Background: A computed fold for a 75-nucleotide RNA from Gammaproteobacteria bacterium UBA3067, annotated as c-di-GMP-I riboswitch aptamer. Its mean pLDDT, the model's own confidence on a scale to 100, is 82.

Formats: sequence, structure tokens, C1' cells
RNA sequence: ACAACGAAAAACUAAACCUACUGGAAAGUAGGGGCAGAAAGUUACGGGUCCCUAAUGGAUAGCCGAACUAUCGAA
Repeated sequence: ACAACGAAAAACUAAACCUACUGGAAAGUAGGGGCAGAAAGUUACGGGUCCCUAAUGGAUAGCCGAACUAUCGAA
């Protein structure tokens, strides 16, 4: 240094719930909040789940897999 791994510390993200806004809905955005997370970073590519105004439609990356990228560091 790379791969694998996840003790400590630093930094980071932010479930439920509350408020405001957007949307027909699933859900999203902002603020509060903090259950958790070593990819809970990005991408709907495969599978799953959810929505219904049903179509070459939408949502979910904090359901799993895959691809790409990434902080710190003991054993």
C1' cells in the first nucleotide's frame, strides 16, 4: 500500500414520532427528534415490497443482491 475485518476516538447519516410544505397515493423535502447504521454513500440493473388515475406508470438504495466510489484504525 492492497485485500479482509470492526475495538477505540473523531467526523458523518438519521427510524418511529411532531410541525410546515409538495403529491391522488405510495412517498418526498425542510426543521425538531434519535431507533439504529462501517457504506443507512450513489445508481431502480435483477429480485422483493408498496401506490393506483393501469402504463413501455410511480415509490422504496434504512428489504436483499449487483455495479461504482469512500473516512478512521487496534487485534
Taxonomically the source falls in Gammaproteobacteria (Bacteria, Pseudomonadati, Pseudomonadota). The model forms 95% of the base pairs in the Rfam consensus. Its Rfam family is "c-di-GMP-I riboswitch aptamer". About the family: GEMM was predicted in a large-scale screen for bacterial structured RNA regulatory elements.